This is a predicted structure of a 75-nucleotide RNA (transfer RNA) from a Candidatus Krumholzibacteriia bacterium. The source organism's lineage runs through Bacteria, Candidatus Krumholzibacteriota and Candidatus Krumholzibacteriia. Its mean pLDDT, the model's own confidence on a scale to 100, is 81. It matches the Rfam family "tRNA".
RNA sequence: UGCGGGGUAGUUGAGUGGCACAACGCCGCGCUGUUAACGCGGAUAUCGGAGGUUCGAAUCCUCCCCCCGCAGCCA
Repeated sequence: UGCGGGGUAGUUGAGUGGCACAACGCCGCGCUGUUAACGCGGAUAUCGGAGGUUCGAAUCCUCCCCCCGCAGCCA
């Protein structure tokens, strides 16, 4: 430098044009001898950044940043 994959809640993932979802974690309540387990409820992500396309973008296009892999160049 080129190619490919990835960046979504505190964490790990799903979501490939139409209300951002799950599990774990966190908070509250119930239950219990009990801080666990179980049950019920709740909070939390302008989707890496900036533009563009579209009635509508996490999703499509362009540029940039970061992570992983492969290839190449110099030494």